This is a predicted structure of a 1490-nucleotide RNA (small-subunit ribosomal RNA) from an uncultured bacterium. It matches the Rfam family "Bacterial small subunit ribosomal RNA". Gene Ontology terms of the family: structural constituent of ribosome and ribosome. The coordinates come from a structure-prediction model, not an experiment, and the mean pLDDT is 83.
[in-house]
């Protein structure tokens, strides 16, 4: 501190995931020990069982016990004395009731609550405060009850009634009494308006309790003051969401009066006023305890409120009050619901969200535990008693922290175990093995601290110490394809399975699953959930807004921000002091537990709130003032700027009326459509509505929308001149108001042209289109709605400032002859282009640049501008505007490429000129198809089909059927036996299988052998496989294409992919050369170098050759010579635009010319650049994996590849007269011959047969060239053309010609008279024609390789069809147009709207009923007090009454779950119809509207 994913690749945007840390966690695999924390987040669900608040007898009456003591009687024994028994009193104990004081504290919970509940600061002059502290005074003197206790009496109980007796620090009077309360006065001094404070005088009123001791005393009590503590109330600031919650309020707000409270107050109430809150967000709805911290972050910040510590509310819902110092009271009382227990059914009891414990729910959360020893609480004088508060144990790896699971040595680098190129590597010094220690742990011994003078320790015989024995008792788990450390084998075969994003898996998976090795981290470790971070992805710090994101547009309210200078204040701001900001916790520094976690002390720190005190820059305030901002005046010109009115000509149509006759429109072509009732066309004259043509111009004007004939009217704005008025009056603007293109709505008008809907015709597979014909609404007027647009500069407004050029519209100023022109300067409009900016494109003084203000607006894509709702609207809609689910991308700029029914410029037998064919026939070969036991397999547009196959009769042979074999037909190796072979029989179809005859390799030699070839032969290794897989591969070939173009260094440009060289201008067959140029060179391709051919010279002369000389034949280079020819073979020369003109750019180079056998590359061949097609090829070899091993291997014997309705491909013959036949007689290349080519010569009608001269070839043979030429003959017919098809007879080859060969002779004589859409080759020695030869091969050529003979026609030119090559345009393509990709429809699945309704659930309102219970009223009759009674004050309790919880009933709102059916949306490898977009996407293409 980043990283990964959108693309072919590139910056950018911009979301998504990821690496970190945290957790009251939970799960899943594993688990050794200690400290030190933590534990029911769900059901504020319901609770069985124990416990959690008691305590005082020194406060009081009893009641029970009971020592000493007294008295009685019995026993012992007669006094005394002992004992038992009982009786008095009775220290002392214990305690139910009275009575104090505590239950209001601790301790749980977080349901409710968006509030003065919290925090934090302040106030109270508007209050209390038990028990504690200080102070001052005081307690005098009577009274009368009531439980307890006894009777008696009701009920099951709970729990009462009724008589009687009693005590008090319980309970009521009188008495004093202040500095206490009330109440008018006064003096002083103070504050804040009411008032406060201290003094004084007067009236009036209010107290008490005792106990303990022997006693000092000591404790309790009243009254008042004061502190301290702990609370009440006020306020200021802070404190989640939503505006698809905008208006709330009637005791509401505020006075006055009275009541109430400890207090202030509408806190109540009676009356007056009509106000109070709200956009700075009121009222509603959700949600939610608050904080001190706690988690993360570099910090701002963002999440969070468990432990622990402040507050706050709760206690079974719900209400309500007593007592009290305090409570509206968790372990208190009333009522009232709802639940659950008891019950004689009559009535009664209960409330764990205290500890534990159950049950339930839940992914989850411990023990019915010890003990008050220590801390701290109650209540006692005190001992002491209570205390699930606390202090320990227990349970859980649930979190932090420490420990251990052993060190050291040891290579035969063991053995196993993976792998492996079979060598080895690894695992691994790791193990055996030796040597050593002893933490934890086990056993055994001793033993704390925790406890201030004694006794008293739950924890605990615990930590701790010390001895003893042995390496003994202790390692999992994640991961391994990239983010991201760590890699191989096997199974698996888009299956199973992974997965956090990208994405892995379809037969060689480092991504599944396993195993070996390997990385991480370790008593843990992964996984999941969740925060924070990363993310500057909401941007205060610290983000945009031309292309995601500016509101259509102005006015203008509040707001928010403001020009120069003086004053003055101090609110904002700065510094200073105090105050406070708990503890705890973070930090630092120091101590304590063997160390850490954990924990003591001290600091710092707690960025924050208040008071005081300065300071006066800066902002605000208040006032002077000022003129530069802004605005008035005032003179001037400009201008399709507005509203209304009137005019005016050109054009289309329609009407009338001449002229005139067959057509006219219209289109790609054509219909329809109009026209002999007279169109179109023309003439003249008439109607009427619309829009205004040339001028005109990136020219003017408006705020935009948008404004265009003229004329006069009304009227707004802006713009120059000037400097006379005002004084900052300004900017910007949420809401609000106006305007607001077309479409489109109402009314009433108009209605020429054009023309959504519709008709008709045509295009189409359709054609609800585009094209024609026609045509209503509409456009047009007046009035009113709508309120949108791709309403665009996709750029918000103001303002300042920041190089320049150059146009263009209006005004000035200066100069000029007051012309033209030059210049200065202010406002509008453009275009370039530096700085700067920008992701690039691009912007660039009219910013997108530097700045400031204010508004709007944006935060991934789809789902959606959709639903619901609210507002507008006559409707159409419009405006405001989600979410569920769904993807990892969607995008923006540029790149290089591809392709375009885009341009441009060029080339090719592409076209076109031409010749000659194919498609028609008949045959031959191939191919598909069908057929079969097989009809082997392959190849498939161009680039598969006379292709592999340069030759299937059996071999071939892979196929099919029958028939054998199984270390095999072929190989290597290892024993052991040998004789191989040759003849020849048997038996079968043959392979085989069984016999007989005969024979006995080579080499070496010590003659004994031994070696090597052969043969046979048992096991196991292994052989073999034309089996798959060309999409696992080498090789090789094919095609673009023999096209001209692929790259590289280094350099410059670019963030970058990439450019750039390679583009331009010329030229070239050529990225061929030449100029130019941020390139400069260079490679592979072009060319050449090499081959053949054209000429020629020279060497060389056999087997070739024969001028000349000679010999010689019937003839013949036959012979002798001969080196001249011709020819062979080697080897030179020759062709560079080297020379001339002219063109060109003084170039390259083109075009003519000479000369030369060739002329501009002479003519052909070999030669195929980076690539592309997963082209072909596993059956030519070769090879990886995979199969198959008595067979899918091999040997055999038949059949098959040769079928045969029928389609296609390449071809040979031909259709004839340029031909057919007959005969005569001529000219060639290039090749082959030994298991060969085979002469002569005989023979055969021939095919062929005999024969065997010569030849391993310049020699012999194949060997006849044909076409052609010369003569005849046929005479235009299915022919004397053409030859298939059959019939007989023949010949060759060969073991064998049935299926299935090739030739001959004789007969036979089909189609078929030049070939329909369409389509091939060829540009010269070339098409066309004519033979020869060769490979292949026993034998079999219409085919393929090559050779030579005879030998044309055209090209005008590059519009168009195919293909390529370049440069440029678009693009949503990249698997690259055979691309993308859009919408119904089916179908399958999810979420979500809508719905007649049906359930719940919450809120307020109205009425009714109205419990407890405060209060208030009544009361003759009821109770108690007083009184002897008459009576009496005041109180209970009964009755009324206002209030009142739950309840009832009613109409409403909200919010939710459901719902037949229905409506769009999303997704989902191979459905269906089109073919809308993206190139000019075949009709440019997109908004708005209909």
């Nucleotide at each position: 501190a980043g990283a990964g994913u959108u693309u072919g690749a590139u910056c950018c945007u911009g979301g998504c995931u990821c690496a970190g840390g945290a957790u009251a966690a939970a799960c899943g695999c594993u688990g050794g020990c200690g400290g030190c924390g933590c534990a029911c987040a769900u059901a504020a669900g319901a609770c069985a069982u124990g416990c959690a608040a008691g305590u005082c007898g020194a406060a009081c009456g009893g009641a029970c016990u009971u020592a000493a003591c007294c008295g009685a009687a019995u026993u012992g024994u007669u006094u005394a004395c002992a004992a038992u028994u009982u009786g008095g009193a009775g220290c002392g104990g214990u305690u139910a009731g009275u009575g104090g004081c505590g239950g209001a504290c601790u301790g749980g919970u977080g349901a409710g609550u968006a509030a003065c509940a919290c925090g934090u600061a302040a106030g109270c002059a508007a209050c209390c405060u038990a028990c504690c502290u200080g102070u001052u005074a005081g307690a005098g003197g009577g009274g009368a009850a009531c439980a307890a206790c006894a009777g008696u009496u009701a009920g099951a109980a709970a729990u009462g009634a009724c008589u009687g007796c009693u005590a008090a620090u319980a309970c009521c009077g009188c008495a004093u009494a202040u500095g206490c309360c009330a109440u008018a006065g006064u003096g002083a001094g103070g504050g804040c308006a009411u008032c406060c404070u201290c003094g004084u005088a007067g009236u009036g009123g209010g107290a008490a309790a005792g106990g303990a001791g022997a006693a000092a005393u000591c404790u309790g009590c009243u009254a008042a003051c004061a502190g301290a503590u702990g609370g009440g109330c006020u306020u200021g600031c802070g404190c989640c969401u939503g505006a698809u919650u905008a208006g709330c309020u009637a005791g509401u707000u505020g006075g006055u009066g009275u009541g109430g409270u400890a207090a202030a107050g509408g806190c109540a109430u009676a009356c007056c006023a009509a106000g109070g809150c709200g956009a700075c967000g009121a009222u509603c709805a959700g949600u939610a305890g608050c904080c001190g911290g706690a988690c993360u972050g570099a910090g701002a910040g963002g999440u969070u409120g468990a432990a622990c510590g402040g507050c706050c509310a709760c206690a079974u819902u719900g209400g309500g009050a007593c007592u009290g110092a305090g409570a509206u009271a968790c372990g208190g009382c009333c009522c009232a619901g709802a639940c659950u227990c008891c019950u004689a059914c009559g009535g009664g009891a209960g409330g764990c969200a205290g500890c534990a414990g159950u049950c339930g729910g839940g992914a989850a959360u411990a023990u019915u535990g010890c003990g008050c020893a220590a801390u701290g609480g109650a209540g006692g004088a005190a001992a002491c008693u209570c205390u699930g508060a606390c202090g320990c144990a227990g349970u859980g790896a649930c979190g932090c922290c420490g420990c251990g699971u052993g060190c050291a040595g040891g290579a035969a680098g063991a053995a196993g175990g993976u792998u492996u190129u079979a060598g080895g590597a690894u695992u691994g010094u790791a193990a055996a093995c030796u040597g050593c220690u002893u933490u934890a742990g086990a056993c055994a011994g001793g033993g704390a601290a925790g406890a201030a003078a004694a006794a008293a320790g739950a924890c605990a015989g615990u930590a701790c110490c010390u001895g003893u024995a042995g390496a003994a008792u202790a390692a999992g788990c994640u991961c391994c394809g990239g983010c991201u450390a760590a890699c191989u084998a096997c199974g698996u075969g888009c299956c199973a399975g992974c997965a956090g994003c990208c994405g892995c898996g379809g037969u060689a998976a480092u991504a599944c699953g396993u195993a070996g090795g390997g990385a991480g981290c370790g008593a843990g470790c992964g996984u999941u959930a969740u925060c924070c971070g990363g993310a500057a992805u909401u941007a205060u710090u610290g983000g945009g807004u031309g292309u995601a994101a500016g509101g259509g547009u102005g006015c203008g309210u509040a707001g928010a921000c403001g020009g120069g200078a003086g004053a003055a204040u101090a609110a904002g701001u700065u510094g200073g002091u105090u105050g406070u900001g708990a503890a705890a916790g973070c930090c630092c520094u120091u101590g304590g537990c063997u160390u850490a976690a954990c924990u003591g002390a001290g600091g710092a720190a707690u960025u924050g709130c208040a008071a005081c005190c300065a300071a006066a820059a800066c902002u605000g305030u208040u006032u002077u003032u000022c003129u530069u901002g802004a605005g008035u005046g005032c003179u001037g010109g400009a201008g399709a700027g507005g509203g209304a009115a009137g005019u005016g000509g050109a054009a289309u149509u329609c009407c009338u009326a001449g002229u005139g006759u067959a057509g006219c429109g219209g289109u790609g072509a054509a219909a329809u459509g109009c026209g002999u009732a007279g169109a179109u066309a023309u003439u003249a004259g008439g109607a009427g509505g619309a829009a205004c043509a040339c001028c005109a111009g990136u020219g003017g004007c408006g705020a935009a929308g948008g404004c265009g004939a003229c004329u006069a009217u009304c009227u707004g704005g802006a713009c120059a001149g000037u400097a006379a008025c005002u004084g900052a009056c300004g900017u910007u603007g949420a809401g609000g108001c106006a305007c607001g293109a077309a479409a489109g709505c109402g009314u009433g008008g108009g209605g020429a042209g054009c023309a959504a809907a519709c008709a008709g015709g045509a295009u189409u597979a359709g054609a609800u289109a585009c094209c024609c014909u026609g045509g209503u609404a509409g456009u047009c007027c007046a009035c009113g709605c709508c309120g949108u647009a791709a309403a665009c500069g996709a750029u918000g407004g103001a303002u300042a400032c920041u190089a320049g050029g150059u146009g263009u519209a209006g005004g000035g100023g200066a100069u000029g002859a007051a012309g033209a022109a030059u210049u200065c300067u202010c406002u509008g409009u453009g275009c370039c282009g530096u700085c700067g900016c920008a992701a690039a494109c691009g912007c660039a003084g009219u910013a997108a640049g530097u700045a400031u203000c204010c508004c709007a607006c944006c935060u991934g894509g789809g789902g959606a501008g959709u639903a619901c709702g609210g507002c507008c609207g006559c409707a159409a809609g419009g405006u405001u505007g989600a979410a569920a689910c769904u993807c990892a991308a969607a995008g923006g700029a540029a790149u290089u490429g591809a392709c375009g029914g885009g341009g441009g410029c060029c080339c090719g037998c592409a076209c076109a000129a031409g010749c000659a064919g194919u498609g028609g026939a008949g045959u031959a070969u191939g191919u598909g198809g069908u057929u079969u036991a097989a009809u082997u397999c392959g190849a498939c547009g161009c680039a598969a089909c006379g292709c592999g196959a340069a030759g299937a009769a059996c071999c071939u042979u892979a196929c099919c059927a029958g028939g054998g074999c199984u270390u095999g037909a072929c190989a290597u190796a290892u024993a052991c036996u040998g004789g191989c072979g040759u003849a020849u029989c048997u038996g079968g179809a043959g392979a085989c299988a069984g016999g007989u005859a005969u024979u006995u390799u080579u080499a070496c030699u010590u003659c004994g052998g031994u070696a090597a070839a052969c043969a046979g032969g048992a096991a196991g290794a292994c052989a073999g496989g034309u089996g798959g897989u060309g999409c696992a591969u080498g090789g090789c070939u094919g095609u673009c294409g023999u096209c001209a173009g692929c790259u590289c260094g280094u350099g410059u440009c670019g963030u970058g992919a990439g450019a750039u060289g390679u583009u331009g201008g010329g030229u070239u067959a050529a990225g061929u050369c030449c100029c130019g140029c941020a390139a400069c060179g260079a490679g592979c391709g072009c060319a050449a170098c090499c081959c053949c051919u054209a000429u020629a010279g020279c060497a060389u002369g056999u087997u070739g050759c024969c001028a000349g000389c000679g010999c010689g034949c019937a003839a013949a280079g036959g012979c002798g010579g001969g080196a001249a020819c011709u020819c062979a073979u080697g080897u030179u020369a020759g062709a560079c635009u080297g020379c001339c003109g002219c063109g060109g750019a003084c170039a390259a180079c083109g075009c003519g010319g000479a000369g030369g056998a060739a002329g501009g590359c002479g003519g052909g061949g070999a030669u195929g650049a980076c690539g592309u097609c997963a082209a072909g090829u596993c059956a030519u070899c070769a090879u990886g994996c995979c199969c198959c091993u008595u067979a899918c291997g091999u040997c055999u014997u038949g059949g098959g590849c040769u079928a045969c309705a029928c389609a296609c491909g390449u071809a040979c013959u031909a259709c004839a007269a340029u031909g057919g036949g007959a005969u005569g007689a001529a000219c060639a290349g290039a090749g082959g011959g030994a298991a060969g080519c085979g002469a002569a010569g005989c023979u055969g009608c021939g095919a062929g047969g005999c024969g065997g001269a010569g030849c391993g070839g310049a020699a012999c043979c194949c060997u006849a060239a044909a076409a052609g030429c010369a003569u005849c003959u046929c005479u235009c017919a299915g022919u004397u053309c053409g030859g298939a098809u059959u019939g007989c007879a023949g010949g060759c080859u060969g073991a064998a010609a049935c299926c299935c060969g090739c030739c001959u002779g004789c007969a036979u004589g089909a189609a078929g008279u030049c070939g329909g859409a369409a389509u091939c080759g060829c540009u010269a020695g070339u098409a066309a024609u004519c033979g020869c030869a060769g490979g292949u091969c026993a034998g079999c050529a219409u085919a393929c390789u090559g050779c030579g003979g005879u030998g044309a026609a055209u090209a005008c030119g590059u519009u168009c069809c195919c293909g390529g090559g370049c440069c440029u345009u678009g693009u949503a393509c990249a698997c690259a147009c055979c691309g993308c990709c859009c919408g119904u429809c089916a179908c399958a699945c999810c979420a979500c709207g809508a719905a007649a309704g049906u359930c719940a659930u919450u809120c307020a309102c109205a009425c009714c009923c109205g419990a407890a219970g405060c209060c208030g009223g009544c009361u003759a009759a009821g109770g108690g007090c007083c009184g002897a009674a008459a009576g009496g004050a005041a109180c209970c309790g009964a009755c009324c009454g206002u209030c009142g919880a739950a309840g009832g009933u009613g109409g409403g709102g909200g919010c939710g779950a459901u719902g037949a059916u229905u409506g769009g949306g999303g997704u989902g490898a191979a459905g269906u119809c089109g073919u809308a977009a993206c190139a000019a996407g075949g009709u440019a293409g997109c908004c708005g509207u209909a």